[in-house]
Context: one part of a larger RNA
Molecule: small-subunit ribosomal RNA, 5' domain
Organism: Candidatus Methylophosphatis haderslevensis
RNA sequence: GAUUGAACGCUGGCGGCAUGCUUUACACAUGCAAGUCGAACGGCAGCACAGCAGGGGUAACCCUGUGGGUGGCGAGUGGCGAACGGGUGAGUAACACAUCGGAACGUACCCUGUUGUGGGGGAUAACUACGCGAAAGCGUAGCUAAUACCGCAUACGCCCCGAGGGGGAAAGCGGGGGACCCUAAAUAGAGCGAAUUGAAACAUUAGCGAAGUAAUGUUGCAGAUUGCUGUAUUUAGGGCCUCGCGCAAUAGGAGCGGCCGAUGUCGGAUUAGCUAGUUGGUGAGGUAAAGGCUUACCAAGGCGACGAUCCGUAGCUGGUCUGAGAGGAUGAUCAGCCACACUGGGACUGAGACACGGCCCAGACUCCUACGGAGGCAGCAGUGGAAUUUUGGACAAUGGGCGCAAGCCUGAUCCAGCAAUGCCGCGUGAGUGAAGAAGGCCUUCGGGUUGUAAAGCUCUUUCGGACGGAAAGAAAUCGGCGGGGUGAAUAAUCCUGCUGGAUGACGGUACCGUAAGAAGAAGCACCGGCUAACUACGUGCCAGCAGCCGCGGUAAUACGUAGGGUGCGAGCGUUAAUC
Numbered sequence: 001g002a003u004u005g006a007a008c009g010c011u012g013g014c015g016g017c018a019u020g021c022u023u024u025a026c027a028c029a030u031g032c033a034a035g036u037c038g039a040a041c042g043g044c045a046g047c048a049c050a051g052c053a054g055g056g057g058u059a060a061c062c063c064u065g066u067g068g069g070u071g072g073c074g075a076g077u078g079g080c081g082a083a084c085g086g087g088u089g090a091g092u093a094a095c096a097c098a099u100c101g102g103a104a105c106g107u108a109c110c111c112u113g114u115u116g117u118g119g120g121g122g123a124u125a126a127c128u129a130c131g132c133g134a135a136a137g138c139g140u141a142g143c144u145a146a147u148a149c150c151g152c153a154u155a156c157g158c159c160c161c162g163a164g165g166g167g168g169a170a171a172g173c174g175g176g177g178g179a180c181c182c183u184a185a186a187u188a189g190a191g192c193g194a195a196u197u198g199a200a201a202c203a204u205u206a207g208c209g210a211a212g213u214a215a216u217g218u219u220g221c222a223g224a225u226u227g228c229u230g231u232a233u234u235u236a237g238g239g240c241c242u243c244g245c246g247c248a249a250u251a252g253g254a255g256c257g258g259c260c261g262a263u264g265u266c267g268g269a270u271u272a273g274c275u276a277g278u279u280g281g282u283g284a285g286g287u288a289a290a291g292g293c294u295u296a297c298c299a300a301g302g303c304g305a306c307g308a309u310c311c312g313u314a315g316c317u318g319g320u321c322u323g324a325g326a327g328g329a330u331g332a333u334c335a336g337c338c339a340c341a342c343u344g345g346g347a348c349u350g351a352g353a354c355a356c357g358g359c360c361c362a363g364a365c366u367c368c369u370a371c372g373g374a375g376g377c378a379g380c381a382g383u384g385g386a387a388u389u390u391u392g393g394a395c396a397a398u399g400g401g402c403g404c405a406a407g408c409c410u411g412a413u414c415c416a417g418c419a420a421u422g423c424c425g426c427g428u429g430a431g432u433g434a435a436g437a438a439g440g441c442c443u444u445c446g447g448g449u450u451g452u453a454a455a456g457c458u459c460u461u462u463c464g465g466a467c468g469g470a471a472a473g474a475a476a477u478c479g480g481c482g483g484g485g486u487g488a489a490u491a492a493u494c495c496u497g498c499u500g501g502a503u504g505a506c507g508g509u510a511c512c513g514u515a516a517g518a519a520g521a522a523g524c525a526c527c528g529g530c531u532a533a534c535u536a537c538g539u540g541c542c543a544g545c546a547g548c549c550g551c552g553g554u555a556a557u558a559c560g561u562a563g564g565g566u567g568c569g570a571g572c573g574u575u576a577a578u579c
Base pairs, nucleotide, nucleotide: 001579002578003577004576006575007574008573009572010571013426014425015424016423017422018421019419020418021385026384027383028382030381031380032379035080036079037078040077041076043073044072047071048070049069051066052065053064054063055062056061087340088339089338096265097264098263099262100261101260102259105257106256107255110253111252112251113250114249115248116247117246118152120150121149127142128141129140130139131138132137158167159166160165172245173244174243175242176241177240180239181238182237183236184235185234186233187232188231190229191228192227193226194225197222198221200219201218202217203216204215205214206213266312267311268310273303274302275301278300279299280298281297282296283295284294285293315337316336317335318334319330320329321328322327342363343362344361345360346359365375366374367373390416392415393414394413398412399410400409401408402407429459430458431457432456439450440449441448442447463520466514467513468512469511473506478500479499480498481497482496483495484494485493486492523568524567525566526565527564528549529548530547534563535562536561537560538559544551545550
């Protein structure tokens, strides 16, 4: 001189862009940070609506009950996600990272092919009932569904093989549709049957006959009831056709990941020897995969002054700081990789974890306690702690998860708030103005200096304050129209073009305009030499200064104050650290 994630002292106008627990990987109250799908499923706790019933009302309508029929949906089964994103640097001196190579592997979602998607079964949550427990929660019995679970069939590819053979799949859901078919319901009309009721006719019996009466039977008619058959119409569901999303097996790809080798990567020799699964082989096991990765046996190897082993320290890199460079120091923010998630260990699920906001065990700590239990901020805020920001806004954009979509979730992210913590920009006025005013300080008492500085005069109005206008970030998803693909189709759906509309946390923010008025805005350190800048007074080896040399003991340019000056300037000094 340059630099900093800085801190402290004095001071402090504005804006933009960055940055902000470096130390205790210390302990954490509270809220939020991972959900979503009803187009997988049974359902209906809550909300809303048809429909039905009842009541009120002249009516419109209102009220009550019922109501999975509908929109939806708490809890539950199921699927996908939760292994990403976010944090931290404790451990780690080694395949951890960087660079260059390699072969014995895996891969959900995505892309491109090939072949399929047939037929069955048994459960179980939810729910109901009963019970246990203070709670967390749990048990028994019963009912039920599926894209949950299990077989059977089939097998282009696929897997195993002793080459004969053997083994192994699947799931459906939603949208639309002209004709035809099936099922169910309602309505209309037709036919047949049954029983009942009404009136009529006939027969028999009761008195020999007739009329009349009563009872029984038969017949057809009429009314309503009911059953069956077929027809028509409508509605709902299905078959059928078609489209979309899925499902299974397999081949390839993309991206991602696992593994191996070479080289490089701090200090200590006051650490010189280290190693028995150790080094290699065979068999076996294990893994997605090579391998002492594991195990049995065999051999006795393997590493080391080119520094093994041990000890200490440390996440690594792109980079960052400095330096002319070589180099030295460093690894905050941003990006890549690794490791960790209260401490230690373990596996489960899954394409993927040995899993921050999952499980189990042990430990320390905290909370509840009926002694049985519950918890993990090195996520975002926030609290305690000597110590570094708000318990803020929004999903508008970008991105992620789920979903056909609408959409929902997202402390990722985008923004706002706080802090001169840093960098950059701007301002605190400009011109004129000698009676060189007053005051201050010095003085040889003549004057000098502060000093064009001020005042005065003439202007300007950045920033700030007031008022008014006012963006871009937002065009996709969505709707309409046209063209094309699929399709029997003008339906539905997909692609594409044109077009329309909606959507902004920031924020009435940036920016623009208007009027007023120099109005609201300068400090800090230093002045002996190094080192730019000097006098007076006070003090008297005292008080003090000091980076080094050194100042101070009565004329201190070195202490303190004042005037003046020098440097930098919304900062300036000091301290710490690096070159």